[in-house]
A computed fold for a 149-nucleotide RNA from Desulfosarcina cetonica JCM 12296, annotated as FMN riboswitch aptamer (RFN element). Of the family's consensus pairs, 100% are formed in the model.
This record gives sequence, structure tokens and C1' cells, in this order.
RNA sequence: GCUUAUUCUCAGGGCGGGGUGCAAUUCCCCACCGGCGGUAUCCCGAUUUUCGGGGAGCCCGCGAGCGCUCCUUUGCCGUAUCGAGGAGGUCAGCAGACCUGGUGAGAGGCCAGGGCCGACGGUAACAGUCCGGAUGAAAGAGGAUAAGU
Repeated sequence: GCUUAUUCUCAGGGCGGGGUGCAAUUCCCCACCGGCGGUAUCCCGAUUUUCGGGGAGCCCGCGAGCGCUCCUUUGCCGUAUCGAGGAGGUCAGCAGACCUGGUGAGAGGCCAGGGCCGACGGUAACAGUCCGGAUGAAAGAGGAUAAGU
């Protein structure tokens, strides 16, 4: 250094101004934000043909959430539905969204410009940005210990 096991820590940002209205951070105009791994025609550094670091919301995947399936529970004669709680985790249904020009051998990634997207429940009025489940869960990131190599 690597492998396995156990364990610990960490792991999401954003409504500012104006308008309408009884009422809107929910509508309209302007604004603001971008989880994790991978990829890399880009950038930085060095001991410079190799190594280290960074680099995509909309390219490939993953996660949370909703749905789904199963279980428990209250009410009920009983079952289903409804309500509350829990489990599963691919079953994949929702799981979103990019073009134009330039450079170039090649652009999905670079440069320029224009565009687009964002779970569920709540609300005096429809929410990516407010409140709530959530002091939760988690893709993953980093460490510790032990054994092996």
C1' cells in the first nucleotide's frame, strides 16, 4: 500500500425588490440556489511524456421523498377502504431538465450566448427558496482498531 471485519465522525443550498389582492416569501415581473460517485478536448501545482489537486443541476449512475408490496395497530360482526406506525429497497410507476454558435480529429463536459428543471404534506392563495416529517434517513467522504497479505 491492498483486502476483510468491527467501529467512530461528517455528510444541502436558496425569496432580496416590486405588483395585484381581504389574504401570496405560494400568483405576476425582476432575483436567488444546485447532494453523492463516475466521466473529462478545461484549469492549477510539481521533482514535467508521469504524478497530485480541482472541474457537469439538465451525460451515465446513486441517494432522500412520493408510489408500490408486506406487517402491526384504532374503529368494525368481519373484510376492504380511510387514519397512525413500521419494514422491504428495485419492484421502477413518478424519479426532473440543453440547445445554438465557436474551438477542435472528436464537445455531453471547454468558451460565448440563449434556454430548461426541481418529492410529499401544510398554508388566509397555487411554494425548488416558508413551515413540517427531520435532533430522522442516506448516496457517499474521512478516520480508528484488529487480522491477513
The prediction has a mean pLDDT of 76.
The source organism's lineage runs through Bacteria, Pseudomonadati, Desulfosarcinaceae, Desulfosarcina and Desulfosarcina cetonica.